[in-house]
Overview:
This is a predicted structure of a 99-nucleotide RNA (SAM riboswitch aptamer (S box leader)). The model forms 94% of the base pairs in the Rfam consensus. It was read from a public genome assembly, where an Rfam model found it. The prediction has a mean pLDDT of 79.
RNA sequence: ACCUUAUUAAGAGUGAUGGAGGGAAUAGGCCCUAUGAAGUCCAGCAACCUAUUUAAUUAGGUGCUAAAUCCUACGGUUAUGGUAACCGAAAGAUGAGGA
Numbered sequence: 001a002c003c004u005u006a007u008u009a010a011g012a013g014u015g016a017u018g019g020a021g022g023g024a025a026u027a028g029g030c031c032c033u034a035u036g037a038a039g040u041c042c043a044g045c046a047a048c049c050u051a052u053u054u055a056a057u058u059a060g061g062u063g064c065u066a067a068a069u070c071c072u073a074c075g076g077u078u079a080u081g082g083u084a085a086c087c088g089a090a091a092g093a094u095g096a097g098g099a
Base pairs, nucleotide, nucleotide: 002098003097004096005095006094007093008092013042015041016040017039021032022031023030026073027072028071029070043065044064045063047062048061049060050059051058052056069091074088075087076086077085078084079083
């Protein structure tokens, strides 16, 4: 890299460092950012797994901490008429398992 499966509108920073980008990729949109982006540390949140003990104010592994996975892209329904709402798929992310 690949396969299966669960979740994906909840929650969590007025910290330190850093110094210009970031929101997965492509395209379109819309945003965040020198009132400080990414990254790192610390802190925090919550879910899955594991251990202990049988229920948790525990420990460990992984994850996450702007906006629905920021929205759309493919198919469908409804109302409409360059649109809106909703449903599903695909893709992605994370956990667990497999090969």